Source information
Small-subunit ribosomal RNA, central domain from Candidatus Berkelbacteria bacterium RBG_13_40_8, 350 nucleotides, folded computationally. The organism belongs to Candidatus Berkelbacteria, within Bacteria. The prediction has a mean pLDDT of 87.
[in-house]
Context: one part of a larger RNA
RNA sequence: UUGGGCGUAAAGAGCAUGUAGGUGGAUUGAUGUGUCGGAUUUUAAAUCUCCAGGCUUAACUUGGAUUUUGGAUCCGAAACUAUUAAUCUCGAGGAUAACAGGGGCAAGCGGAAUUAGCGGAGUAGCAGUGAAAUGCGUUGAUCUCGCUAAGAACACCAAUGGCGAAGGCAGCUUGCUAGGUUAUCUCUGACACUGAGAUGCGAAAGCGUGGGGAGCGAACGGGAUUAGAUACCCCGGUAGUCCACGCCGUAAACGAUGCAGACUAGGUAUCAGAAGUAUCGACCCUUCUUGUACCAAAGCUAACGCGUUAAGUCUGCCGCCUGGGAAGUACGGUCGCAAGACUAAAACUC
Numbered sequence: 001u002u003g004g005g006c007g008u009a010a011a012g013a014g015c016a017u018g019u020a021g022g023u024g025g026a027u028u029g030a031u032g033u034g035u036c037g038g039a040u041u042u043u044a045a046a047u048c049u050c051c052a053g054g055c056u057u058a059a060c061u062u063g064g065a066u067u068u069u070g071g072a073u074c075c076g077a078a079a080c081u082a083u084u085a086a087u088c089u090c091g092a093g094g095a096u097a098a099c100a101g102g103g104g105c106a107a108g109c110g111g112a113a114u115u116a117g118c119g120g121a122g123u124a125g126c127a128g129u130g131a132a133a134u135g136c137g138u139u140g141a142u143c144u145c146g147c148u149a150a151g152a153a154c155a156c157c158a159a160u161g162g163c164g165a166a167g168g169c170a171g172c173u174u175g176c177u178a179g180g181u182u183a184u185c186u187c188u189g190a191c192a193c194u195g196a197g198a199u200g201c202g203a204a205a206g207c208g209u210g211g212g213g214a215g216c217g218a219a220c221g222g223g224a225u226u227a228g229a230u231a232c233c234c235c236g237g238u239a240g241u242c243c244a245c246g247c248c249g250u251a252a253a254c255g256a257u258g259c260a261g262a263c264u265a266g267g268u269a270u271c272a273g274a275a276g277u278a279u280c281g282a283c284c285c286u287u288c289u290u291g292u293a294c295c296a297a298a299g300c301u302a303a304c305g306c307g308u309u310a311a312g313u314c315u316g317c318c319g320c321c322u323g324g325g326a327a328g329u330a331c332g333g334u335c336g337c338a339a340g341a342c343u344a345a346a347a348c349u350c
Base pairs, nucleotide, nucleotide: 003322004321005320006319007304008303012318014201015200016199017198021194022193023192025088026087027086028085029084030083031082034080035077036076037075038074039073040072041071042070049065050064051063052062053061054060091191092188093187094186095184096183097182098181099180103177104176105175106174107173108172109171110154114150115149116148117147118146119145120144125136126135162169163168206247207246208245209244210243211242215241216240220236221235222234223233258317259316260315261314262313263312266295267294268293269292270291272289273288274287275286276285299306300305323350324349325348332343333342334341335340
């Protein structure tokens, strides 16, 4: 390389949009691109293989034959592929009528708690721990009542529940906005799938500028513990955490499981909707669809387990792996303010 693989052994890009490319539904006709058949010709000789012959044999050599692959020309086939013409509706998209939701962005509002300040009442402790101490407190703390201010987060509802492509999303109201589901089977008529590059989004931490700063709290200081204690525990506490704008572009970014489509027993629960039955009207019940979970037949799997939400049986396209270490490192390049990210070896060694 061929091949074999990618939940946990090496291996699915963090996620999406989409360019090139690859692949592509049903019916009919035409052409004859690929495809298939036949004929002719070419594919030098030597060589290889087979047969026969010649040197005593062999090597060697002479003659003949077969064969391969490709090309060209002509004749033909028309299923598939391609192109073209036309048609269709089941894929895809639109319409109409409903529905659910912490989907996103912005503005406004709310109460509980915390801390601080001020005032009242009140007196000797409070806080903290395994035990203590540092710490706070007679300049009146803790506790308690009232008022004021600030910032951050939204108890209960809450769920095995919902939404989102992923990251993620939760007090309430309003505005703007995106996606989804169901029903009708009304319209368009293959408009589709995937997607190298590319582009956008992307937790936390971190960075830049300007704000903000209640609580928490890397670093740091102190008290303990200990042989030591650069920790675990305690008292403090800066950056940060919050907001606006701009970077960074990484995570056990996980379902450690790429996307799309088809097929292959069931059972249970639940979210959203529809139809039916029933009812005064509902609930319940039955059926169908989308989602979320649990169990399980066949099958798969090294096992664990997966099992119509597949890791089963297949198709299309992309990404990735190829013994361990050196190493996700060096060098070079691109990006970044930096931190660093992405791309990515070898010597050597086992």